[in-house]
RNA sequence: GCAGACAACUCUGGAGAGUCCGGUUCGAGCCGGCGCCGAAGGGGCAAGAAGCGGGGUUCCGCUUCCAAACUCUCAGGCAAAAGGACAGAGGGGCGC
Numbered sequence: 001g002c003a004g005a006c007a008a009c010u011c012u013g014g015a016g017a018g019u020c021c022g023g024u025u026c027g028a029g030c031c032g033g034c035g036c037c038g039a040a041g042g043g044g045c046a047a048g049a050a051g052c053g054g055g056g057u058u059c060c061g062c063u064u065c066c067a068a069a070c071u072c073u074c075a076g077g078c079a080a081a082a083g084g085a086c087a088g089a090g091g092g093g094c095g096c
Stems, first nucleotide, its partner, number of pairs: 004096001006093001009090005018034001020033005035078003041074001042072003048065007
C1' cells in the first nucleotide's frame, strides 16, 4: 500500500399463535380467567475434548468445557402498529 473478515448504523424482505370469555371501557386499553406461539433476550442437551476414580482385556463411572432454526417457554408475543431470529444490499469504527 492492497485485499479479506467483522461491529455500530441505514434501507429492503421477514413467520407463528385468541379481535377468546367475564367485568370495566372509546378501545384490540386496564383487571381477572382459560387457551396458545417461538424468530428479541435467556435456559437445557450431543458428538468430541480435558481431568479424576475404578478396572486383567484402550472398558465403566463422575466432573468440567461444549452447538443449533433442536428443546424449554422465564422473559416476550397471540387485530393493526411496534418488535422480530435470519437473509440481501450499503456501511467501514477498533483491532488482526
Molecule: Glycine riboswitch aptamer
Organism: Dokdonella immobilis